[in-house]
Context: one part of a larger RNA
Molecule: small-subunit ribosomal RNA, 5' domain
Organism: metagenome
RNA sequence: GAACGAACGCUGGCGGCACGCCUAAUACAUGCAAGUCGAACGUGAAAGUCUUUCGGGAUGAGUAAAGUGGCGCACGGGUGAGUAACACGUAGGUGACCUAUCUUCUAACGGGGGAUAACGAUAAGAAAUUAUCGCUAGUACCGCAUGAGUUUAAUUAAUUAAAAAAGAUUAAAGAAAGACGGCCUCUUUACAAUGCUGUCAUUAGAAGAAGGGCCUGCGGCCGAUUAGCUAGUUGGUGGGGUAAAAGCCUACCAAGGCGACGAUCGGUAACCGGUCUGAGAGGAUGAUCGGUCACACUGGAACUGAGACACGGUCCAGACUCCUACGGGAGGCAGCAGUAGGGAAUCUUGCGCAAUGGGAGAAAUCCUGACGCAGCGAUGCCGCGUGAGUGAGGAAGGCCUUCGGGUUGUAAAGCUCUGUUCUUAGGGAAAAAGGUAGUUCUAAAUAAUAAGUAGAGCUAUUUGAUGGUACUUAAGGAGAAAGCACCGGCAAACUUCGUGCCAGCAGCCGCGGUAAUACGAAGGGUGCAAGCGUUGUUC
Repeated sequence: GAACGAACGCUGGCGGCACGCCUAAUACAUGCAAGUCGAACGUGAAAGUCUUUCGGGAUGAGUAAAGUGGCGCACGGGUGAGUAACACGUAGGUGACCUAUCUUCUAACGGGGGAUAACGAUAAGAAAUUAUCGCUAGUACCGCAUGAGUUUAAUUAAUUAAAAAAGAUUAAAGAAAGACGGCCUCUUUACAAUGCUGUCAUUAGAAGAAGGGCCUGCGGCCGAUUAGCUAGUUGGUGGGGUAAAAGCCUACCAAGGCGACGAUCGGUAACCGGUCUGAGAGGAUGAUCGGUCACACUGGAACUGAGACACGGUCCAGACUCCUACGGGAGGCAGCAGUAGGGAAUCUUGCGCAAUGGGAGAAAUCCUGACGCAGCGAUGCCGCGUGAGUGAGGAAGGCCUUCGGGUUGUAAAGCUCUGUUCUUAGGGAAAAAGGUAGUUCUAAAUAAUAAGUAGAGCUAUUUGAUGGUACUUAAGGAGAAAGCACCGGCAAACUUCGUGCCAGCAGCCGCGGUAAUACGAAGGGUGCAAGCGUUGUUC
């Protein structure tokens, strides 16, 4: 000199954009943060309104709600405790692997069965919740049929370093589900569905896209006042196990493996893109934003699932908190706000799903503390303002004085203006793309000019939290807006008074013991400016 997620002191007008628990991965009151689908399924209220023969009926409404089922909850969001490791970065490998949803292509979707929740009844319990009996549906569950390709086993030519890949043959195993529209061409015909057809869904397979698992080379901390470490240890065989190679696990066999090119041990630490500094080399760092990893009260475990050993899932143990009828139960903010505590120190228990994105759904739509906004904070960066012109009697006052004057100083007053900001009153956005309804056209499929699907156009209607905000117009009015540090040298800026080695200053040198430009005050000056200084840390 530069920088900061800063703090402290004094001061403080406005706006834009960013940023805001670095400490206790301490404990948490309260609310919200993951649901959705009735076009998978069976049930199914009430208030209110209308009516009534006062029993009821209709509507509300097949709505709300609960349940079975599907998909999602493994994303998004938080934190950095652990980890010196294939965790990360980079370059590769996978002839050792997986992949729900999405896209493309191929083929299929036959025919049956038995249950169960909800519900009803009974019972136990303070509660959480649970037991028994009975009824019922399905895209829930289970057999059967078919099975190109698929999987498994056997045989086999070629390719390859090597076949478990791809090809050929044989054998065995293993699939499926419907829903919602439309129609009468075909089938059956009593209607129109069991038929046909469109869309979505379902099953099997191939490929793509995107994501992941595993393995390897190289790279990035400190300590030798840590020198030896290692028995599943190193390798092999058999077996098990995984989506998958492997001591990953196990039995047996061999005795190996690592290490001064620093093993082992101890300490510290999430890693990177980046950030800060520096001419660079380098040094320091890893807030915000982006990628990866790890964790979710502490420790352990598996279940479900395409995917977890799962933050707002389950089970066990522990600590802590809460409820209890003492028998037993409930909980997990390192999600967003917020509270207590710790600390030098870090915000609102706000608004909205309008946009972007995500989940569910055919869609309308619903959910979304992701996100978009607003609030608080000079925490930072950037911009603007606190007036402009004129004005000498060089006013008054202050300070200094050699008593002549000098300085504050064009500074003020006065005069003439302006209106950025400000106040008041008007006008007032962009961010909106979509959605719905109607209609026209095109395309594929079809028996079809129906309906639906895909695409394009037109008309109508509708969607903004921010926000009556930004912006803009008019009026008013210089009115409401300057401080902080320093002035001995380094280092820009000097005098007087007070004090008298006292009180005090100080980054270094050093000032102060009676004329202190160094302490305190005043006048004057210098520097920066809505900030200025101090402290801390880094270069």